[in-house]
RNA sequence: CUCUGGAGAGUGUUUCUAUAAAAGAAACCACCAAAGGGGAAAGCCGCAAGGUAAAACUUUCAGGUGAAAAGGACAGGG
Numbered sequence: 001c002u003c004u005g006g007a008g009a010g011u012g013u014u015u016c017u018a019u020a021a022a023a024g025a026a027a028c029c030a031c032c033a034a035a036g037g038g039g040a041a042a043g044c045c046g047c048a049a050g051g052u053a054a055a056a057c058u059u060u061c062a063g064g065u066g067a068a069a070a071g072g073a074c075a076g077g078g
Base pairs, nucleotide, nucleotide: 001078002077003076004075005074010029012028013027014026015025016024017023030065031064032063036061037059038058039057043052044051045050
C1' cells in the first nucleotide's frame, strides 16, 4: 500500500430551500469515542530550578451521532 472484519452516540427544537410530505442545508441544545491533536504518571537525568516521558487513560479542539454512504483505532491475510 492492498483485501477482509470493525464499535459508540438524536424519532430533539427552530429557520431556509419551499410548496403538502419525504429529503437536504444552517443554527441551538443534547450526546459519542476508535482518524488526528492536546494533557500528564511511574521511571530516568539534574545540587536545584527543571528536562524527558506511554496509552485503549483523560480532554472533547478537530471528527462523529437523525437509513445508507463515507470515515474508522485495532485485528487477520497478501

A computed fold for a 78-nucleotide RNA from Jeotgalibacillus salarius, annotated as Glycine riboswitch aptamer. Lineage of the source: Bacteria > Bacilli > Caryophanales > Caryophanaceae > Jeotgalibacillus. The sequence was found by an Rfam model in a public genome assembly. Its mean pLDDT, the model's own confidence on a scale to 100, is 77.